The prediction has a mean pLDDT of 83. The RNA shown here (transfer RNA) has 72 nucleotides and comes from an uncultured Eggerthellaceae bacterium. It matches the Rfam family "tRNA". Its family is annotated with triplet codon-amino acid adaptor activity in the Gene Ontology.
[in-house]
């Protein structure tokens, strides 16, 4: 220098055009003499950034930034 892939909650990941969800973690509660475990409930998001397409974008297109793999 070239090609490909990825960026979503504190963490690991879903959601492939129509109000963004799960597990773990955090808060509250139940159970227990108490703790752990278990169960119930609940908080938490400018979907990396800028623009474009569209009635509507996490999703499609382009630029940028960061990360990974391969080639040179």
């Nucleotide at each position: 220098g070239g090609g490909c892939c990825c960026a979503u909650a504190g963490c690991u990941c879903a959601a492939u055009g129509g109000u963004g969800g799960a597990g773990c973690a955090g808060g509250g509660g139940a159970c227990u003499c108490a703790u752990a475990a278990u169960c119930c409930u609940u908080u938490g998001g400018u979907u990396c950034u800028c623009g474009g397409u569209u009635c509507g974008a996490a999703u499609c297109c382009g630029g940028g930034u960061g990360g990974g793999c391969c080639c040179a």